This is a predicted structure of a 483-nucleotide part of an RNA (small-subunit ribosomal RNA, 3' major domain) from an anaerobic digester metagenome. The coordinates come from a structure-prediction model, not an experiment, and the mean pLDDT is 83.

[in-house]
Context: one part of a larger RNA
RNA sequence: UGACGGGGACCCGCACAAGCGGUGGAGCAUGUGGUUUAAUUCGAAGCAACGCGAAGAACCUUACCUAAACUUGACAUCCUUUUGAAAGCUUGUAUAAAAUCAAGCCUUUUAUCUUCGGAUAAACAAAAGUGACAGGUGGUGCAUGGUUGUCGUCAGCUCGUGUCGUGAGAUGUUGGGUUAAGUCCCGCAACGAGCGCAACCCCUAUCCUUAGUAGCCAGCAGUAAGAUGGGCACUCUAGGGAGACUGCCAAGGACAACUUGGAGGAAGGCGGGGAUGACGUCAAAUCAUCAUGCCCCUUAUGUUUAGGGCUACACACGUGCUACAAUGGCUGCUACAAAGGGAAGCGACCCCGCGAGGGUGAGCAAACCUCAAAAAAGCAGUCCCAGUUCGGACUGUAGUCUGCAACUCGACUACACGAAGUUGGAAUCGCUAGUAAUCGCGAAUCAGAAUGUCGCGGUGAAUACGUUCCCGGGUCUUGUACA
Numbered sequence: 001u002g003a004c005g006g007g008g009a010c011c012c013g014c015a016c017a018a019g020c021g022g023u024g025g026a027g028c029a030u031g032u033g034g035u036u037u038a039a040u041u042c043g044a045a046g047c048a049a050c051g052c053g054a055a056g057a058a059c060c061u062u063a064c065c066u067a068a069a070c071u072u073g074a075c076a077u078c079c080u081u082u083u084g085a086a087a088g089c090u091u092g093u094a095u096a097a098a099a100u101c102a103a104g105c106c107u108u109u110u111a112u113c114u115u116c117g118g119a120u121a122a123a124c125a126a127a128a129g130u131g132a133c134a135g136g137u138g139g140u141g142c143a144u145g146g147u148u149g150u151c152g153u154c155a156g157c158u159c160g161u162g163u164c165g166u167g168a169g170a171u172g173u174u175g176g177g178u179u180a181a182g183u184c185c186c187g188c189a190a191c192g193a194g195c196g197c198a199a200c201c202c203c204u205a206u207c208c209u210u211a212g213u214a215g216c217c218a219g220c221a222g223u224a225a226g227a228u229g230g231g232c233a234c235u236c237u238a239g240g241g242a243g244a245c246u247g248c249c250a251a252g253g254a255c256a257a258c259u260u261g262g263a264g265g266a267a268g269g270c271g272g273g274g275a276u277g278a279c280g281u282c283a284a285a286u287c288a289u290c291a292u293g294c295c296c297c298u299u300a301u302g303u304u305u306a307g308g309g310c311u312a313c314a315c316a317c318g319u320g321c322u323a324c325a326a327u328g329g330c331u332g333c334u335a336c337a338a339a340g341g342g343a344a345g346c347g348a349c350c351c352c353g354c355g356a357g358g359g360u361g362a363g364c365a366a367a368c369c370u371c372a373a374a375a376a377a378g379c380a381g382u383c384c385c386a387g388u389u390c391g392g393a394c395u396g397u398a399g400u401c402u403g404c405a406a407c408u409c410g411a412c413u414a415c416a417c418g419a420a421g422u423u424g425g426a427a428u429c430g431c432u433a434g435u436a437a438u439c440g441c442g443a444a445u446c447a448g449a450a451u452g453u454c455g456c457g458g459u460g461a462a463u464a465c466g467u468u469c470c471c472g473g474g475u476c477u478u479g480u481a482c483a
Stems, first nucleotide, its partner, number of pairs: 001483002003480003007477007015467002019431005026322008034313002042053002064308007073133001077132002079129006088105005109122005135297002138295003144291002146286003149282001151280001156195006162171003175186003201274004206242007215232003220229002245268001248262005324424001328383006340371003345364002350359003390421001395416007437459007
């Protein structure tokens, strides 16, 4: 100087407390461990691994296993020889497939010389050969770059000059106040500065203005309908501006910083979200995104193909979904969103089917058409507290769709079947407002395959006295077994 203390003082955080809803019990989904297996590919491991890499394993992916094949190789550059077209496409043959063999079709570069037959050269392509080499999701994240997590959006981390100290170092950065903040004020052997904080950026909340189609409709005409004429007021869209700054008032404070209350205002003291992550810590994660040193394999640890596996199942754990019902289930009728996607696509109307879907195919590269029905809610009816008209697992049969192909191993539909489950022990998690809870909608990936992920809006609470205690963090101080 740090680090640590079941030392002290002060401060903060859904840390506790006050509340609301969960997990832990059930069934299923998903990940992990374990076990099994020919293989169940690999990585991730307290917080900070476990719906994680994976924004999507039937084949492919795929790295694993079994079997079958290739050896200058699936891919790159170079050399030699031969050919002039070769590749390509189609059909047949062969095989489990890749290999293999045969036939047909199509295509046929440029320059120079020329006796117009062709020759030479270059480019291109293929075959054969030969090695130089290719190749490796093989090892090492404790050899590395890059990227990322974490403490933590916590308020800290440092430097120059000066001063003090023999020196390591100290001071500044401590003290009195204050703040979300090393934020600001005052004081002070310090005076300044840098990286962080804040601001600058994006979205959102109000208004003005410009513009008015594919958007909108107050008044006029008109209709089943903003369908149409008309209009651009309003909504909305998207450009430009205004607006919030403790600016004003009062009180407190040290006449400061600032705090409390008030006015006006759409908004008030950081208005609400996002992006933004200092010096560093954990030899944290990643050699399987990529790059890369060294080591290793080179007729195999490389490459190709088929089938299987990653989907196994006495069990254990994590994360979720659905429930256990009446604030409900079921049936009918009737409303109100936002944000997105669409051409190898979205697909209306109509017809067929109980339905998943099928047929036809208008319109739309979209403020035009379409996915598209929002759901909870409301109104009416029914059920009458039951393992039920709750709950839907599992199973049987018949189907639909995608795809070369749903056996291992897809999703969905109809009918039948109708398990556990009556609110969950110890323990434990999230959340302070348009939040929790609850209700649907969309997108990425994607042929198909979400209860996951990322977004969008609808309805919309309770509680916070406070800081004694638990956990984590910051500042000062104190002690010294430690560095």